This is a predicted structure of a 72-nucleotide RNA (transfer RNA) from Salinicoccus halitifaciens.
Order: sequence, then structure tokens, then C1' cells
RNA sequence: GCCCCCAUGGUGUAAUGGAUAACACGUAAGAUUCCGGUUCUUGAGAUAGGAGUUCGAUUCUCUUUGGGGGCG
Repeated sequence: GCCCCCAUGGUGUAAUGGAUAACACGUAAGAUUCCGGUUCUUGAGAUAGGAGUUCGAUUCUCUUUGGGGGCG
């Protein structure tokens, strides 16, 4: 230098182009307890950045950034 793959809450993963982005762990508050743990209830928390296509984009296209791999 060229090519390929990946990027979603704090972590690990889901989501035929369709309505409110789901689940588990973690976390905060409350209930329970003498205290804690367990258990139960409720909450906060994410689509890497930018543009495009579309009635509608996590999903498709382009580009940038970051990570991984291959070739030279």
C1' cells in the first nucleotide's frame, strides 16, 4: 500500500427494512432481615462519528475513526 471481518447500556449477547431496540449479569432505590446474603418489586443505562437510499435504517450504500486478520 491492497483486500476481508468486526463495532449495540458497565459486561456478554439478541433484534425479516416496520411500530416502544429485547434478555442475562452488574448497578440504584424499596420490600424482606438484628446486620448481611438469598428472594421479590421498581428504576437508570446502548445502536462508534458523518452523509445517503427509503414512507420507515441497528439492519442497505458511501466515507471517517478504532480493533482484528490476510497478501505484498

RNAcentral holds the sequence, with entries from ENA. Its Rfam family is "tRNA". The coordinates come from a structure-prediction model, not an experiment, and the mean pLDDT is 84.